[in-house]
Molecule: transfer RNA
Organism: Candidatus Mesolinea sp.
RNA sequence: GUGCCUGUAGCUCAACGGCAGAGCGCCUCACUGUGGAUGAGGAGGUUGAGGGUUCGAAACCCUUCAGGCACCCCA
Numbered sequence: 001g002u003g004c005c006u007g008u009a010g011c012u013c014a015a016c017g018g019c020a021g022a023g024c025g026c027c028u029c030a031c032u033g034u035g036g037a038u039g040a041g042g043a044g045g046u047u048g049a050g051g052g053u054u055c056g057a058a059a060c061c062c063u064u065c066a067g068g069c070a071c072c073c074c075a
Base pairs, nucleotide, nucleotide: 001071002070003069004068005067006066007065010024011023012022013021018055026042027041028040029039030038048064049063050062051061052060
């Protein structure tokens, strides 16, 4: 350099082109002598970035960034 895969909440991951969610974690309350466990509630998102298609994009198209794999090159 070329091709492919991955990128979504703090972490691990979902989501037929049609309301962005789950588990864990975090916060508050109940319970408890304290903590844990358990129960109830809550906060938390530029879906890597920019542009395009569409009534509508996390998803489709183009460009780009980061990580990974393979190849090319060299020998």